[in-house]
Predicted 3D model of an 84-nucleotide RNA (transfer RNA) from a Deltaproteobacteria bacterium. Taxonomically the source falls in Myxococcia (Bacteria, Pseudomonadati, Myxococcota). The prediction has a mean pLDDT of 81. It was read from a public genome assembly.
Order: sequence, then C1' cells, then structure tokens
RNA sequence: GCUGGAGUGGCGGAAUUGGUAGACGCGCUGGACUCAAAAUCCAGUGGGGGCAACCCCGUGAGAGUUCGAUUCUCUCCCCCAGCA
Repeated sequence: GCUGGAGUGGCGGAAUUGGUAGACGCGCUGGACUCAAAAUCCAGUGGGGGCAACCCCGUGAGAGUUCGAUUCUCUCCCCCAGCA
C1' cells in the first nucleotide's frame, strides 16, 4: 500500500434484508433476609433540562440518502486478520 472483519451504557454482549436503541449477563446503588456478613430474593441503574407530567441528545468522528439510519452510501480515526 491492497483486501476482509470489528467499533453500541461502567464491562461483556443483543437488536439486521431501515420503523420504540441498549434485551440478557456481570458490576454498581437501595431494600428484604441475618446478631453481622456471604449466598439468595425484590427494585433501580446512558447524558442533559424540568417541581412533575414530560422534552431534548446519545450506537468511533463527520457528511449523504430517506418521512425515518445501530442498520444503506462516502470520507476519516482506531483495533484485528490476511496479502504484497
């Protein structure tokens, strides 16, 4: 240099022929249980605004197509593999 694959909450990892982003697990927080803990069970857990109902933003970065993009297209960044 060329080709292919990947990038999503704190971490792993789902969501696909474009239609409610974050299922599930781990972790964390609160509670139950216990003399106390562990284990187990219940609830919550992206960011910002708002008293609240709710609203806005968020899938590596930027742009494009579209009524609508994690998904399709282009450029770039970074990682992995192969070729030269």
It matches the Rfam family "tRNA". By type it is a transfer RNA. Rfam describes the family as follows. Transfer RNA (tRNA) molecules are approximately 80 nucleotides in length.